[in-house]
The RNA shown here (c-di-GMP-I-GGC riboswitch aptamer) has 88 nucleotides and comes from a Pyrinomonadaceae bacterium. It was read from a public genome assembly, where an Rfam model found it.
């Protein structure tokens, strides 16, 4: 060190439940543990999804392409920080 134990301390905390916020994707908080070795921060690009409007159509509506303003980082990436220390 770009490696990762059935190793020690320590951390995080899915799905579902309750409460509250938001039109909404989802956020907080508590309980609660399926995993996590960066499941720590920032949000570069993608990816996914949400609301709105535009085309477009006989008409409704939906898909689909396009703008616009979000969401998610425990999807993948790209940037910084970082506990332990066994084998190799």
């Nucleotide at each position: 060190a770009a490696c990762g134990a059935u190793a020690a301390a320590g951390g995080c905390a899915a799905a579902c439940c309750u409460g509250u916020u938001g039109c909404g994707a989802a956020g907080c908080a508590g309980g609660g543990a399926c995993g996590c070795a960066a499941a720590g921060c920032u949000g570069u690009g993608a990816a996914u999804c949400u609301c709105a409007g535009u085309c477009a159509a006989a008409a409704u509506g939906a898909c689909u392409a396009c703008u616009g303003a979000g969401a998610u980082u425990g999807u993948c990436u790209a940037g910084c920080c970082g506990c332990c220390g066994a084998a190799g």

It matches the Rfam family "c-di-GMP-I-GGC riboswitch aptamer". A reference for the family is Weinberg et al. (2017), "Bioinformatic analysis of riboswitch structures uncovers variant classes with altered ligand specificity", Proc Natl Acad Sci U S A. The source organism's lineage runs through Bacteria, Acidobacteriota, Blastocatellia, Blastocatellales and Pyrinomonadaceae. The model forms 100% of the base pairs in the Rfam consensus.